The RNA shown here (c-di-GMP-I riboswitch aptamer) has 77 nucleotides and comes from Candidatus Brocadia pituitae.
Taxonomically the source falls in Candidatus Brocadia (Bacteria, Planctomycetota, Candidatus Brocadiia, Candidatus Brocadiales).
The coordinates come from a structure-prediction model, not an experiment, and the mean pLDDT is 84.
[in-house]
RNA sequence: CUUUGUAAAGGGCAAACUAAUCGUGAGAUUAGGACGCAAAGCCACGGGUCUCCAUGGAAGACAGCCGGGUUGCCAUA
Numbered sequence: 001c002u003u004u005g006u007a008a009a010g011g012g013c014a015a016a017c018u019a020a021u022c023g024u025g026a027g028a029u030u031a032g033g034a035c036g037c038a039a040a041g042c043c044a045c046g047g048g049u050c051u052c053c054a055u056g057g058a059a060g061a062c063a064g065c066c067g068g069g070u071u072g073c074c075a076u077a
Base pairs, nucleotide, nucleotide: 002077004075005074012037013036017032018031019030020029021028022027035064041070042069043068045067046066047065048062049061050060051059053056
């Protein structure tokens, strides 16, 4: 540097749902919670889904839908 994630160690993240706040909305943040996750870290670049509106192009949301880019722990070959 690359492959792989069966087992282990130390750990990490946190779906649904609930509460509060923000937003027209999709959704977001915080707290609780734990379905899952080896990138469920980060980036809206391609596709996709969703939202608002004047229904047509724009403006937005989703990185826990797929691909891509980028960084990275442990073990493994």